[in-house]
RNA sequence: ACAAAACUUCGGGGCAAGGUGAAAUUCCUUACCGGCGGUGAUCGAGCGUAUUGCUCGUCAGUCCGUGACCCGUUUUCCGCAUGGAAACGGUGGAGCCGGUGUAACUCCGGCACCGACAGUAUAGUCUGGAUGGGAGAAGUUUUUG
Repeated sequence: ACAAAACUUCGGGGCAAGGUGAAAUUCCUUACCGGCGGUGAUCGAGCGUAUUGCUCGUCAGUCCGUGACCCGUUUUCCGCAUGGAAACGGUGGAGCCGGUGUAACUCCGGCACCGACAGUAUAGUCUGGAUGGGAGAAGUUUUUG
C1' cells in the first nucleotide's frame, strides 16, 4: 500500500408575510429547501521544469448512476394467522436560452421546471410509519499476500 472479514461512529433541508373560507403552513399571491457516489473549465492552497505542468481541498435538485417510498418474485428462517424478515428484481421527478471559450446540459447571466406514501380543505415544506431504513462517509481491529 492492496484485498477480505468483523466491528464502531456518523449519515436531509424547507411556507416568513398576506388573501379567501366555518375550516387550508394543503387552495391563491408571494416565500423557502435541495440526500449520496461519479463527471467537471469554478474558486482556493501548495509545489514547480514557472510558456507548459503536478498535488490537495472544493464546484450539478434537472447530466450518468443511486437511496428512502411503492410493487413483485423466491424461501433457508420467524409467526396459529393476516403477515414479518432476508435475498433478488421492477417502478421511480425535473433545463432550456444567451455569453465566454479549443471544449460547458456542470462556469457566468436570464428565464423555467421537479419533488414517495398515509392523514387532513387538495401538502416538496405540517403530522405519521420513523427512537425505522438508507445510498454512502470516516475510523478501529484481525487475518492473508